A computed fold for a 75-nucleotide RNA from Micavibrio sp. UBA5572, annotated as transfer RNA.
The sequence was found in a public genome assembly.
The source organism's lineage runs through Bacteria, Bdellovibrionota, Bdellovibrionia, Bdellovibrionales and Micavibrio.
Rfam family: tRNA. The family's RNA type in Rfam is transfer RNA.
The coordinates come from a structure-prediction model, not an experiment, and the mean pLDDT is 81.

[in-house]
This record gives sequence, C1' cells and structure tokens, in this order.
RNA sequence: UCCUCGAUAGCUCAGCGGUAGAGCAAUCGACUGUUAAUCGAUUGGUCGCAGGUUCGAAUCCUGCUCGAGGAGCCA
Repeated sequence: UCCUCGAUAGCUCAGCGGUAGAGCAAUCGACUGUUAAUCGAUUGGUCGCAGGUUCGAAUCCUGCUCGAGGAGCCA
C1' cells in the first nucleotide's frame, strides 16, 4: 500500500430495505426466617463518523476512523 471480515444496550450477540431485539448485567417487586436460586416487571440505543440513493436505511452506495485476518514492498 492492497484485499477480506467486523463496529448495533454496560457485556456477548441477532436483525441484511418497512415499528431496533434477545441472553446476561442493573433497578424494582414477588417468593424465602436471611442470603442464594427461581419468577415477573422496568430501565437502558446519535445502530463507529460524514455524505448519497430511496416514500422509507442498522440494512444499499461513497469516503473516513478503529479492530481482526491475509497479501505485497522496504530493511
């Protein structure tokens, strides 16, 4: 320098044009003599950044940033 993959809730991930979700965690409650476990509810998101296409973008296109892998160049 080039190629591929990835970036979505605090963590791990799903969702690949049509209302942003799950598990765990957190908070509250139920249960229990207490804790743990179990059950229920709630909270939590500029979907990496900036543009574009579209009636509509997490999703498609362009550029950039960061991470992982591969190739190449120099020494």